The RNA shown here (small-subunit ribosomal RNA) has 1520 nucleotides and comes from a Gammaproteobacteria bacterium. The coordinates come from a structure-prediction model, not an experiment, and the mean pLDDT is 85.
RNA sequence: AGAGUUUGAUCCUGGCUCAGAUUGAACGCUAGCGGCAUGCCUAACACAUGCAAGUCGAACGGUAACAGGCCCUUCGGGGUGCUGACGAGUGGCGGACGGGUGAGUAACGCGUAGGAAUCUGCCCAUCAGUGGGGGAUAGCCCGGAGAAAUCCGGAUUAAUACCGCAUACGCCCUACGGGGUAAAGCGGGGGAUCGAAAGACCUCGCGCUGGUGGAGGAGCCUACGUCCGAUUAGCUUGUUGGUGGGGUAACGGCCUACCAAGGCGACGAUCGGUAGCUGGUCUGAGAGGACGACCAGCCACACUGGGACUGAGACACGGCCCAGACUCCUACGGGAGGCAGCAGUGGGGAAUUUUUCGCAAUGGGGGCAACCCUGACGAAGCAAUGCCGCGUGGAUGAAGAAGGCCUUCGGGUUGUAAAGUCCUUUCGUGGGGGACGAAAAGGCGGGUCCUAAUACGAUCUGCUGUUGACGUGAACCCAAGAAGAAGCACCGGCUAACUCCGUGCCAGCAGCCGCGGUAAUACGGGGGGUGCAAGCGUUAAUCGGAAUCACUGGGCGUAAAGGGUGCGUAGGCGGUACGUUAGGUCUGUCGUGAAAUCCCCGGGCUCAACCUGGGAAUGGCGGUAGAAACCGGCGCACUAGAGUAUGGGAGAGGGUGGUGGAAUUCCAGGUGUAGCGGUGAAAUGCGUAGAGAUCUGGAGGAACAUCAGUGGCGAAGGCGGCCACCUGGCCCAAUACUGACGCUGAGGCACGAAAGCGUGGGGAGCAAACAGGAUUAGAUACCCUGGUAGUCCACGCCCUAAACGAUGAAUACUAGAUGUUUGGUACCUAGCGUACUGAGUGUCGUAGCUAACGCGAUAAGUAUUCCGCCUGGGAAGUACGGCCGCAAGGUUAAAACUCAAAGGAAUUGACGGGGGCCCGCACAAGCGGUGGAGCAUGUGGUUUAAUUCGACGCUACGCGAAGAACCUUACCUGGGCUCGAACGACUGGUGGUACUUCCUCUGAAAAGAGGAGGGACCCGCAAGGGUGCCAGCCGAGGUGCUGCAUGGCUGUCGUCAGCUCGUGUCGUGAGAUGUUGGGUUAAGUCCCGCAACGAGCGCAACCCCCAUCCUGUGUUGCUACCCCGCAAGGGGAGGACUCUCAGGAGACUGCCGUGGAUAACACGGAGGAAGGCGGGGAUGACGUCAAGUCAUCAUGGCCUUUAUGUCCAGGGCAACACACGUGCUACAAUGGCGCGCACAACGGGAAGCAAGGCGGCAACGCGGAGCUAAUCCCUAAAGUGCGUCUCAGUUCAGAUCGUGGGCUGCAACUCGCCCGCGUGAAGAUGGAAUCGCUAGUAAUCGCGGAUCAGCAGGCCGCGGUGAAUACGUUCCCGGGCCUUGUACACACCGCCCGUCACACCACGAGAGUUUGUAACACCCGAAGUCGGUGGGGUAACCCUUACGGGAGCCAGCCGCCGAAGGUGGGACAGAUGAUUGGGGUGAAGUCGUAACAAGGUAGCCGUAUCGGAAGGUGCGGCUG
Repeated sequence: AGAGUUUGAUCCUGGCUCAGAUUGAACGCUAGCGGCAUGCCUAACACAUGCAAGUCGAACGGUAACAGGCCCUUCGGGGUGCUGACGAGUGGCGGACGGGUGAGUAACGCGUAGGAAUCUGCCCAUCAGUGGGGGAUAGCCCGGAGAAAUCCGGAUUAAUACCGCAUACGCCCUACGGGGUAAAGCGGGGGAUCGAAAGACCUCGCGCUGGUGGAGGAGCCUACGUCCGAUUAGCUUGUUGGUGGGGUAACGGCCUACCAAGGCGACGAUCGGUAGCUGGUCUGAGAGGACGACCAGCCACACUGGGACUGAGACACGGCCCAGACUCCUACGGGAGGCAGCAGUGGGGAAUUUUUCGCAAUGGGGGCAACCCUGACGAAGCAAUGCCGCGUGGAUGAAGAAGGCCUUCGGGUUGUAAAGUCCUUUCGUGGGGGACGAAAAGGCGGGUCCUAAUACGAUCUGCUGUUGACGUGAACCCAAGAAGAAGCACCGGCUAACUCCGUGCCAGCAGCCGCGGUAAUACGGGGGGUGCAAGCGUUAAUCGGAAUCACUGGGCGUAAAGGGUGCGUAGGCGGUACGUUAGGUCUGUCGUGAAAUCCCCGGGCUCAACCUGGGAAUGGCGGUAGAAACCGGCGCACUAGAGUAUGGGAGAGGGUGGUGGAAUUCCAGGUGUAGCGGUGAAAUGCGUAGAGAUCUGGAGGAACAUCAGUGGCGAAGGCGGCCACCUGGCCCAAUACUGACGCUGAGGCACGAAAGCGUGGGGAGCAAACAGGAUUAGAUACCCUGGUAGUCCACGCCCUAAACGAUGAAUACUAGAUGUUUGGUACCUAGCGUACUGAGUGUCGUAGCUAACGCGAUAAGUAUUCCGCCUGGGAAGUACGGCCGCAAGGUUAAAACUCAAAGGAAUUGACGGGGGCCCGCACAAGCGGUGGAGCAUGUGGUUUAAUUCGACGCUACGCGAAGAACCUUACCUGGGCUCGAACGACUGGUGGUACUUCCUCUGAAAAGAGGAGGGACCCGCAAGGGUGCCAGCCGAGGUGCUGCAUGGCUGUCGUCAGCUCGUGUCGUGAGAUGUUGGGUUAAGUCCCGCAACGAGCGCAACCCCCAUCCUGUGUUGCUACCCCGCAAGGGGAGGACUCUCAGGAGACUGCCGUGGAUAACACGGAGGAAGGCGGGGAUGACGUCAAGUCAUCAUGGCCUUUAUGUCCAGGGCAACACACGUGCUACAAUGGCGCGCACAACGGGAAGCAAGGCGGCAACGCGGAGCUAAUCCCUAAAGUGCGUCUCAGUUCAGAUCGUGGGCUGCAACUCGCCCGCGUGAAGAUGGAAUCGCUAGUAAUCGCGGAUCAGCAGGCCGCGGUGAAUACGUUCCCGGGCCUUGUACACACCGCCCGUCACACCACGAGAGUUUGUAACACCCGAAGUCGGUGGGGUAACCCUUACGGGAGCCAGCCGCCGAAGGUGGGACAGAUGAUUGGGGUGAAGUCGUAACAAGGUAGCCGUAUCGGAAGGUGCGGCUG
């Protein structure tokens, strides 16, 4: 510090996700040791049991228990407070600390800084005191009530308990005269004096009382800071203030009476939700963000609610009272309790420990002290919960062992790893001695103080000396022995780490992208590897990355985002000069900012974690002294901003009233007759009752052609005939004046197209809805005919638009060029002029900006000010709530849930019922077919034991198959074989070996069983080897699967003209350029131009055949001339010709003309056998279709191995209701039949072709000349001549069937071909549709060949005869180039919208039901404070005659307040609810086709209306 993920690719925007750190964690797997920390985050749920606050006998009366002493004793015991001590009690101090928890609290609660009107036990300092009396009361005893808790009565008693009196340094009150107000004693010691004694007295100590001051503590007040929600906007009556009174320690509406009507709030009051606050902790570069466990400070709470008492302090965790809920005891009458103390239990929960030890240390309470108490604390225990440290061994060791895994079978890897050898002993185990945490206290000695004192006491010091829970502790030493000690996660990318097997969209994985459908580095296992390590992963959570809320540090033309527009309030911001002030700002200094933490430098545990000393820091707040530039305040001035006045100017700016002509429609009349109208074509409609057309007159409404213009005006919406009136703004020029008066603008107010609403008018045209007609599968549309709201006016609403420049307003600055509107100035040559200068409005463009497109002085540039708005897509501009509206609806505006994208711009393709250019038997023009018939053949389907398999639009279907009777053959049935039907290697055996024949039986054959022979292998001198058979063993075999694992081969686009590269250049980039453009071509063929220049694969050419000629060659070919010959190139002869097969020539737009750009090229011409590629073939670019083929072959993987292999026989591939493709033959006279006659080429031939001859009607047979083939053979038909048939299902056509033959073959039944005779079906030119062909072509005619024993209508070739037509490129199909749009990229067979149906999910509404919260009103009213009362009770004090009275107090009663409770109507929140609404999600449902291309009616926005649905239509707007 970044990375993955939107796309075919790119850049940007933008979300999601990951890598890091962290945690009071939990879960899974695993686990050796130690140190230091930490440990109910949930139920502030309920709690058994024990402990957590007591202590003081030096305050008191005393003596229940224990110990001792003394006395008595019947030796059982009893007595005695005498001593140590001490239960219970009185009294004092402490139980307000310590410890726990975070429920409540959004608050002076907390934090920071200040303040004044206060209190303060114990402690410190100081001042002054501590005198003298009194009456009670608990305990104890007696009696009583009760189950208990406990209570009542009587008698007696003490105090540092209580109460008067005295005194008053002082303190308090005061009307300044005065008045009021205390106390307590206890203990140690003691010389003199007094006293009978006790004691007085003295002294010391501890106490007590009243002051003053301090320290520490506490209370109160103020400023500032302190979460979210405005879908909470108004709140408040003790409320805000005053006066009097009360109250408090103290100020104060704190309380009360009266008076006033204030106080708070957009700088967010009130209300709702959430929350203890802080030091700090985690994270982060920081700024920030999140958190507030442990430790520390503050606050709040103590079962829930209320209340006070006591006290220095509480409204009190282990106190009291009341109410409530709950639990327990009960004798049913009543009582008791409060773990959010430490342990512990139940419960809840993913989850959090021992009912431990000790007061040894630190601290606290009490005490003079000893000491007691202390679940504070110190320790131990449990838990890998975290942090830190250590170990699980070290060195050596290659035969690179075995085993595992992989393998290309060679090997590789695990791996120096192990074993082995040599060492070490941390930790652990066993044992041993043995620091520190301990200083005190106490005792002895000495000094000082106190004192009358060498007592006592205090203090300093030396010596001595007691105390350890932890603890079987730390550290150290000894012993033995590598001995006891490694796991977890991951290995597709991000992200370090790869292979095998299993599985087969299953099982599963997954943080995101995504893996898995038979070769998974992604699932599961193994091996191996990577990372961390006593841990490792997962989950949860926080920060980070995220500049993804942007202060640091983002944006708003098109990605989300400028408010529809203006005016203007608050607010924010604000020109020039001077003076002043000192609020902001800056500087110095002072205070504070607790400690701990973090950081730095040291120190201590062996290190570290941890602990500890010092420093720094604590960005803050406050005080004080200063500075005065800037911001602010005040004052004074200025004129450059802004405004006013004067004079001009342009304009569809607004409002009102009037007025004009054209046109449409209607009405009346005239003329006039059959149509009009409308459309793609029609129809509905109108018209003989006279339309339409035409003329005249009239009515009425609406809108204003031309001018008219990226012209004008207005803030926007918007504004258009002409005239008048009223009225707003703008601009220019020159001066004068005011003197910052300015800019922006949350709320607010006003305006605001169209549609729409209300009331009343108006209504010509147009026209939602509606009706009809068409179109259509349908047509709730597009088209047509009608037509109502509406459109118009007045008044009132509505308040929204693609209200757009998708661009807020203002100011300043920053190159130019050019057009236009409207002012002004100057100049002259006075024009249709030039130059300059304002204000508008356009185009292009520099810098700059931008993701790009683009913007570019009218900024989207550079800056400043202010406002509005955005933060992934969907849900949704929706729900709920509020406000507005008559309604429609508008405005404000979420969430659950769901997705990993949704987007912008540009790029390359592909596509378009976009455009341009151009090709092709593509159409057109023609000729002949197919589709109808019969048959052949292939396919589908069906059938079957099997009908083997493959091929499926073009590019499967007379295709693989150039030939299934057996074989082939892969299929079926049945019968056999199991190292095998064929082949290789090895071993062993066999042996008269190699080779090989025959017979018998069973059988369908294969095969099996048995028998009989022949014969005498090769190499080698030999030994021996090879070969055969049998057996064993190892390899086999498979037309089994996967063509979607593959090679090779092939089809297709397409013989279409294209496909690319290097370098350069342009672009952020994908990419572009080149390859586009102008011409031209069959062609990316060539020429020209050009930021391109070159090159490659294709095109063309080079190759073959044909067409002309030449040369060579002449046998088996040829025969013109010559000879022979009955006849035939038959012979001689010849090379002339044809021909053969070799080589050459020829054609190149070379020549001429015209056009073209002087080009390429085109057209015409000459010559030529051939002319512009002469005709035909071979040749197939980059690629596409997961095209075809595992059954040609090869091949990975999988499957099979007495079978899916192999042998054999028979069957099947040949089936047959049917459907399709490809063909053949026909339907006839351009023909059929008969007879005669004529002319080919390519080819083939030895298991062959076969002549002549003979036989047969024929197929064919017999026989066989010739031919190893330019020699012999196969070998023509259409045609032509003559005759016949005469339009008929025929003398057409030949299917089918019968019968008899022939041929091949082991064998023609299933299932061959041919021949003869007989039979003689359909068919009379073929619907929709569709195919081929542009010249030696189509059509027509026959011939040959491959395969092949036989089988050809198929296929591949060959020649014979031999046409018609092409205007042309609008249309169909396919293709090429350029361009345009795109929401497509699996690429239009694309994408995609809505209803409906089904499943699931969350949400809204809902008659209601139910629960909770906080207020309000009223009722009731506990405890208790306060107030009242004075009938009852009453020791201290006062009066008194000692009866009694008083002061006061207590109980009672009354009153105010008052918790819980009750009632009521509302508010808010949650849960739930028949039903209902839309929404989301969901491999293969239904209906349509709305959008994306001109998406087939351009789309979209607002509104209204209609419709199953997308949607349609009207009106206005936008261009996206």
Its Rfam family is "Bacterial small subunit ribosomal RNA". Taxonomically the source falls in Gammaproteobacteria (Bacteria, Pseudomonadati, Pseudomonadota).